A computed fold for a 357-nucleotide part of an RNA from a Planctomycetota bacterium, annotated as large-subunit ribosomal RNA, domain IV. It matches the Rfam family "Bacterial large subunit ribosomal RNA". Rfam links the family to the GO terms structural constituent of ribosome and ribosome. Taxonomically the source falls in Planctomycetota (Bacteria, Pseudomonadati). The RNAcentral record of the full RNA draws on ENA.

Context: one part of a larger RNA
RNA sequence: CUCUCGUUAAGGAACUCGGCAAAAUAGUUCCGUAACUUCGGGACAAGGAUCGCCAUACAGGGUAAUAGGGUCAACCCGAAAGCCAUGUAUGGCCGCAGUGAAAAGGCCCAAGCGACUGUUUACUAAAAACACAGGUCUGUGCAAAAGUCGAUGAGACGAAGUAUACAGACUGACGCCUGCCCGGUGCUGGUAGGUUAAAGAAGGGGGUUAGUCCUUCGGGGCGAAGCUCCUGACCCAAGCCCCAGUAAACGGCGGCUCUAACUAUGAGAGUCCUAAGGUAGCGAAAUUCCUUGUCGGGUAAGUUCCGACCUGCACGAAUGGCGUAACGACUUGGGCGCUGUCUCAACGAGAGGCUCG
Numbered sequence: 001c002u003c004u005c006g007u008u009a010a011g012g013a014a015c016u017c018g019g020c021a022a023a024a025u026a027g028u029u030c031c032g033u034a035a036c037u038u039c040g041g042g043a044c045a046a047g048g049a050u051c052g053c054c055a056u057a058c059a060g061g062g063u064a065a066u067a068g069g070g071u072c073a074a075c076c077c078g079a080a081a082g083c084c085a086u087g088u089a090u091g092g093c094c095g096c097a098g099u100g101a102a103a104a105g106g107c108c109c110a111a112g113c114g115a116c117u118g119u120u121u122a123c124u125a126a127a128a129a130c131a132c133a134g135g136u137c138u139g140u141g142c143a144a145a146a147g148u149c150g151a152u153g154a155g156a157c158g159a160a161g162u163a164u165a166c167a168g169a170c171u172g173a174c175g176c177c178u179g180c181c182c183g184g185u186g187c188u189g190g191u192a193g194g195u196u197a198a199a200g201a202a203g204g205g206g207g208u209u210a211g212u213c214c215u216u217c218g219g220g221g222c223g224a225a226g227c228u229c230c231u232g233a234c235c236c237a238a239g240c241c242c243c244a245g246u247a248a249a250c251g252g253c254g255g256c257u258c259u260a261a262c263u264a265u266g267a268g269a270g271u272c273c274u275a276a277g278g279u280a281g282c283g284a285a286a287u288u289c290c291u292u293g294u295c296g297g298g299u300a301a302g303u304u305c306c307g308a309c310c311u312g313c314a315c316g317a318a319u320g321g322c323g324u325a326a327c328g329a330c331u332u333g334g335g336c337g338c339u340g341u342c343u344c345a346a347c348g349a350g351a352g353g354c355u356c357g
């Protein structure tokens, strides 16, 4: 010097990103216990007091289904003393200290998020993430349900179930609620018209040549049938176009100008655009750039925190909105207690290092 412990004057968070770590609290009985609340809780809330040993008295309990008695038995009534453990009261004793050691909650206030118990990154993340009960939508009517596994199979799960069931998706207790938009994308339904594949195919064209015509005898023209190549009117499904529905489907939810008898503001008016222009509630928020917004509270002093305001860069309603008792090794701010976290370090114990041997 390092590590693990112990103690510490005065102060008591001044430390620090942050009370991290440590200290403190702790048991029993009694008293007492707030807001809020889903009336269960909150709650061991908070905050107090008691506790050892000796003696005495009393109380009930055990020993005890006792002794004894009543009517022999069954059954019923039922002491006293002792001992055992306990409780209460009174009196006394000792110490600094009586849950004398050990074991053995620190607490309160306010806010965010998630209702809760639970689950998770085996080896840097335990959470506000996942799950959850509850809610909604969609699919599925069953000898082969939908969905899923299986090499395309047999077969199996679903299910020895049957729409109060099973499967998929989203949301996430509870309370109050969940607005407008179907133009785009998706899904569902519709079939009149348009478009449209393979296949089929009338017809048309080309190649080939029996034949026929011409010939300068070299060849050339035309060319049936068959074979073959190309084209092809017409016929025609789903789909798409089209017509509707559907947002707890994917998603979306405006701009400009003017305007009230000071000013300011703008209930209102006009206009452009849109499928419709953001409703309730909340709002500098886990969301606010400007921003340490402004005001109030708390502090001597507060970029954090709490309460408001609304100018929402860029909240907003099951990608749920806003509340919410209880709960949380979650996050944030404040306070009481407590302390070597600190002012500021000291001493002691053990282990290691180092030096010497």
Stems, first nucleotide, its partner, number of pairs: 001352008010343002014341001019338001027051001029049003036041001038173001052093008061084003068077003094098001106336007113328002118130002134171007147157003174323004179253003184250002186246005193241003200234001203231006211222004254272005281315001282312001293309005